RNAcentral holds the sequence, with entries from Rfam. A computed fold for a 153-nucleotide RNA from Myceligenerans xiligouense, annotated as c-di-AMP riboswitch aptamer (ydaO/yuaA leader). Its Rfam family is "c-di-AMP riboswitch aptamer (ydaO/yuaA leader)". From the family's description: This family represents a conserved RNA structure found upstream of the ydaO and yuaA genes in Bacillus subtilis and related genes in other bacteria. The ydaO/yuaA element is thought to act as a genetic 'off' switch for the ydaO and yuaA genes in its native state. It is believed that the element may be triggered during osmotic shock leading to activation of ydaO, a predicted amino acid transporter gene, and members of the yuaA-yubG operon which code for KtrA and KtrB K+ transporters. NCBI's taxonomy places the organism under Bacteria, Actinomycetota, Actinomycetes, Promicromonosporaceae, Myceligenerans.

Formats: sequence, C1' cells, structure tokens
RNA sequence: GCGAGAACCGCACCGACCACAUGGCAGGGACGGGGGAACCAGGUAAGUGGGCACCAACGGUGUCCUUGGGGUGAAGCCGCGCAGGCAGUACGGCGGCCGGGUCAGCUUCCGAUCCGAAUCCGACAGCUCACCUCGCAGGCGUCGGGAGAACAA
Repeated sequence: GCGAGAACCGCACCGACCACAUGGCAGGGACGGGGGAACCAGGUAAGUGGGCACCAACGGUGUCCUUGGGGUGAAGCCGCGCAGGCAGUACGGCGGCCGGGUCAGCUUCCGAUCCGAAUCCGACAGCUCACCUCGCAGGCGUCGGGAGAACAA
C1' cells in the first nucleotide's frame, strides 16, 4: 500500500414490515393482507379429487393429503430441446414476448447492471357496504450522464 473480516454509531437498498411506549410482553397509531351483501359479473344446471375412521348408512360427519382450485408476491405466457443411431459442440438448457429492482431529495429520459423465487390455504372463497380477522418479518451495501419541477442560498 492492497485485500478480506469483526464490533459500534450513522446513512442507504429490497419489502406492508415504520415510529410511540415498556425492564419485557401486551397495547393502541401508521402502513399492508384476507374473509364478507345488494347491484354487476358468472352459470342454465346441480354432480364434482384421494386415504382413513365413524354413523341414524348408497348419504352424511370427522380427520389427513395434494393432483383440482385459490392467496401473498414482479416472480408469468409461448416455442424448441431432453429419448435412439452417426458426426460435432456443450455440460446448473436455448429463444421470443412480458413483469420487477438498483445506479442517494422528487419526476423523467439515456446508458449500465441485476431479479423473474419462495411459500400458504386444504376441495374451498368473483366483486363487495356494514362487519370480522391477520401481518407488522427477514435479507442486505449502490453511488454513470442529461432534462424539468420545487426548494434553498
């Protein structure tokens, strides 16, 4: 000098997950999710997945599961490939459309660079006033240029 790491304080980023208060929990507040009329939409029939147990037994009740369906979320749609033989190449698929984030006050343009997961409900839910109910976590370190509005000096 460079690189990596740790602790504390502060400032940022994704996200609803932010403050007050407390020794802590609870608690209300802000923010966010789900259920839930009429009207509208949908439908013109109902029926409607699997296992186990029970019953007053061909129907029902309870319970478990997830392939049907649904929720949170940006996290989706479509096409091709996967197998066999030959040749070549590669070894955590390829391409198109679409969706989301960051580049430090706000909006926007260009450019750059990333993400397109996970999980929950449990056969079941359209919208939805009143009403009911739930969450308030976790993970992390970017800093290129132009324009406008507003504000400040």